[in-house]
Context: one part of a larger RNA
RNA sequence: GGAUGAACGCUAGCGGCAGGCUUAACACAUGCAAGUCGAGGGGUAGAAGAAGCUUGCUUCUUUGAGACCGGCGCACGGGUGCGUAACGCGUAUGCAAUCUACCUUUCACAAAGGGAUAGCCCAGAGAAAUUUGGAUUAAUACCUUAUAGUAUAAUUGAAUGGCAUCAUUUAAUUAUUAAAGAUUUAUCGGUGAAAGAUGAGCAUGCGUCCCAUUAGCUAGUUGGUAUGGUAACGGCAUACCAAGGCUACGAUGGGUAGGGGUCCUGAGAGGGAGAUCCCCCACACUGGUACUGAGACACGGACCAGACUCCUACGGGAGGCAGCAGUGAGGAAUAUUGGACAAUGGGCGCAAGCCUGAUCCAGCCAUGCCGCGUGCAGGAUGACGGUCCUAUGGAUUGUAAACUGCUUUUAUACAGGAAGAAACACCUCUACGUGUAGAGACUGACGGUACUGUAAGAAUAAGGAUCGGCUAACUCCGUGCCAGCAGCCGCGGUAAUACGGAGGAUCCAAGCGUUAUCC
Numbered sequence: 001g002g003a004u005g006a007a008c009g010c011u012a013g014c015g016g017c018a019g020g021c022u023u024a025a026c027a028c029a030u031g032c033a034a035g036u037c038g039a040g041g042g043g044u045a046g047a048a049g050a051a052g053c054u055u056g057c058u059u060c061u062u063u064g065a066g067a068c069c070g071g072c073g074c075a076c077g078g079g080u081g082c083g084u085a086a087c088g089c090g091u092a093u094g095c096a097a098u099c100u101a102c103c104u105u106u107c108a109c110a111a112a113g114g115g116a117u118a119g120c121c122c123a124g125a126g127a128a129a130u131u132u133g134g135a136u137u138a139a140u141a142c143c144u145u146a147u148a149g150u151a152u153a154a155u156u157g158a159a160u161g162g163c164a165u166c167a168u169u170u171a172a173u174u175a176u177u178a179a180a181g182a183u184u185u186a187u188c189g190g191u192g193a194a195a196g197a198u199g200a201g202c203a204u205g206c207g208u209c210c211c212a213u214u215a216g217c218u219a220g221u222u223g224g225u226a227u228g229g230u231a232a233c234g235g236c237a238u239a240c241c242a243a244g245g246c247u248a249c250g251a252u253g254g255g256u257a258g259g260g261g262u263c264c265u266g267a268g269a270g271g272g273a274g275a276u277c278c279c280c281c282a283c284a285c286u287g288g289u290a291c292u293g294a295g296a297c298a299c300g301g302a303c304c305a306g307a308c309u310c311c312u313a314c315g316g317g318a319g320g321c322a323g324c325a326g327u328g329a330g331g332a333a334u335a336u337u338g339g340a341c342a343a344u345g346g347g348c349g350c351a352a353g354c355c356u357g358a359u360c361c362a363g364c365c366a367u368g369c370c371g372c373g374u375g376c377a378g379g380a381u382g383a384c385g386g387u388c389c390u391a392u393g394g395a396u397u398g399u400a401a402a403c404u405g406c407u408u409u410u411a412u413a414c415a416g417g418a419a420g421a422a423a424c425a426c427c428u429c430u431a432c433g434u435g436u437a438g439a440g441a442c443u444g445a446c447g448g449u450a451c452u453g454u455a456a457g458a459a460u461a462a463g464g465a466u467c468g469g470c471u472a473a474c475u476c477c478g479u480g481c482c483a484g485c486a487g488c489c490g491c492g493g494u495a496a497u498a499c500g501g502a503g504g505a506u507c508c509a510a511g512c513g514u515u516a517u518c519c
Stems, first nucleotide, its partner, number of pairs: 001519004006515005013372006019365002021330001026328003030325003035072003040069002046063008079283003088208008098200002103196007111145004121134005151176011181188002209255003216246003221243008258280004262273004285306005308319004336362001338361003344358001345356004375406004385397005412455005420446001427440006463508005468489003474503005484491002
């Protein structure tokens, strides 16, 4: 000198764009953050209408929440950096050792039956959370059978190729395994197979902090055979056999730490950092376990154990903000218990639509960067006042002020007033024709915001630090080794340009200084 997720002191007019718990992965009141589908199913409370009469009940028709069964989603999105020195990450390869819901393309198919169960109803237990028994009912829930192959398994044969185990193609025989309907008749779904896309899994080369005042480490350890397990290879697991495997090219142990793109600095080489944004990883009160599922060993799922908090009728139960706000605590220190789904994106749905603290916006903070303003021109008797001096006079503040003319950014008042909305979709119409194209209509949280115009008027707006040398900028007074200053050298003991005040000056400027950290 540059830089910062900064803090502190003094000061402060505005706007744009960014950023905002670096500390206690400390504990959390309250609200919200993941639902959706009636075009899968049974169907209730209720509502409307009609009829009958016993005038407040019964029956019928239409409609119909909430809850329940079922499907898809909840593995995304959002948060945090505890752990991890590791194939975790980065980069480059491989899988002839693998899986992939939804989506796209292609081929084929969807036949015949059955038994339950939630809900509803009845009867209970419990303070509650919750829960037991009986009767009865449906499905795109579940089960059985049929049919099927470029599927799976076994046996036999042939051809081609390679990268070692082998891979690909093909022929025959045997065995096994599918399906679901709905509807407003437009469509939306279901099953099997093949291919693609996307996502994931695994393996390998190289790179990846400090300590040798850590020198030896290792029994599933290293390898083999067999079996099991997995989507898949593998000591991944088990049994048996062998005695191996790693290590001064740093094993093992200890400490520290999420990694990268990037960011800061520097001419570069290097050095330092890993906030915001993007990719990957890990975690979800602490530890463990699996279930469901295409995908989890699952933040707002389950079970067990533990610590903590809460409710209780003392028998027993409930909870998990490292989601968004917010509270306490810690700290030098870090914001609103806001608005909207209008846009973008996501889930479900044929769709309308519903949900979305993702997201888009607004609020707070000079935390940073950038921009604008606090007026401009003229004006000397160089006014008054202040300060200083060699003091009847000069110098300086200083064209500074007054005064004259001009302007109105900005602020104030009034008036107008967006883009973001392409539209997708719904509805209406037209054309071709059966889902495309065109036209119309509809939809804005931000927001009466940005922006524009008009009005009057210099009107509404400057501070901070420094002035001995380094280092730009000097005098007077006070103090008298005191009070004090100080980054280093140092200054102060009676004329202090170094302390305190004043006048003047210098440097930055809505900021200026100090502290901390890095180069």
A computed fold for a 519-nucleotide part of an RNA from Flavobacterium frigoris, annotated as small-subunit ribosomal RNA, 5' domain. It matches the Rfam family "Bacterial small subunit ribosomal RNA". The prediction has a mean pLDDT of 84. RNAcentral holds the full RNA, with entries from Greengenes.